SAM riboswitch aptamer (S box leader) from Desulforamulus aquiferis, 107 nucleotides, folded computationally.
Its mean pLDDT, the model's own confidence on a scale to 100, is 84.
Of the family's consensus pairs, 97% are formed in the model.
It was read from a public genome assembly, where an Rfam model found it.
Lineage of the source: Bacteria > Bacillati > Clostridia > Eubacteriales > Desulforamulus.

[in-house]
C1' cells in the first nucleotide's frame, strides 16, 4: 500500500525534555514563547487478548478487572466540502454518503 469489518458527540496532566510549529487535505476557524511538534513519564478507554463470575447444550452473549498489543490524551473526526430533507433571504438543523483515524482480519 489494498480489500473486508466494527467504531469515532464520553474520557484522560498546573510533570519532566524539548524549542516552532500544530489541528490529514481544501476553505474556515482556531491552538501555539502563559511553549507547537516530538520523546520519556503519568493517565484514559476496553478494539485485541488475557483472568474470574453470570446466562446458555455448544457456538456465543453479558458483566467485572487492567499486569500484555495496540489505541487515545484542544474544540464531536474542531466544522464545512457531495447529495437529500425542515424551518426559511441569510442562515439554522437532520439524514445519508465521501474523505480520514484506530482497532481486528485478509491479500
Nucleotide at each position: 500500500c489494498u480489500c473486508u469489518u466494527a467504531u469515532c458527540c464520553a474520557g484522560a496532566g498546573u510533570g519532566g525534555u524539548g524549542g516552532a510549529g500544530g489541528g490529514a487535505a481544501a476553505g474556515g476557524c482556531c491552538c501555539u514563547a502563559u511553549g507547537a511538534a516530538a520523546c520519556c513519564c503519568g493517565g484514559c478507554a476496553a478494539c485485541c487478548g488475557g483472568u474470574c463470575a453470570g446466562c446458555u447444550u455448544a457456538a456465543g452473549c453479558u458483566g467485572a478487572c487492567a499486569a500484555g498489543g495496540u489505541g487515545c490524551u484542544a474544540a464531536u473526526u474542531c466544522c464545512u466540502u457531495c447529495a437529500g430533507g425542515a424551518c426559511a433571504u441569510a442562515g439554522u438543523c437532520c439524514u445519508g454518503g465521501c474523505a480520514g483515524a484506530u482497532g481486528a482480519g485478509a491479500g